[in-house]
The prediction has a mean pLDDT of 83. The RNA shown here (c-di-GMP-I riboswitch aptamer) has 92 nucleotides and comes from Tumebacillus sp. The organism belongs to Tumebacillus, within Bacteria.
RNA sequence: AACGACAAAUGGCAAACCCACUGAAAGGUGGGGACGCAAAGCCACGGGUCUAAGGUGUUGACUCACAACACUAUGACAGCCGGGUUGCCGAA
Repeated sequence: AACGACAAAUGGCAAACCCACUGAAAGGUGGGGACGCAAAGCCACGGGUCUAAGGUGUUGACUCACAACACUAUGACAGCCGGGUUGCCGAA
C1' cells in the first nucleotide's frame, strides 16, 4: 500500500423490554437494559419498509357537517439492501 481474512489489545455503539418527555402517527430524545455490531460513525442519493396529520377520491339518497374506506410524504427508518463519505486497530 492493498485488503478486512479465523488473532489480540484499547476503547466505542446498544436490539427487545421498562420509565419519562415529545410527535397526529410512524418515529425521535433522555435514563435503565444488552440481542447483537468493525463502521450498529455520518448522508434519505437508488431500491425497500413504516406512518398518513394534511390533501384527493369513493360510499353513507342530495347539500353542509361528520364518519368509514382507498390512495397519497411534504413525515420517518442508516440496526433492510445498495451507494457516497469519514475513521480506530492490525498482518497477530

The sequence is in RNAcentral, with records from Ribocentre.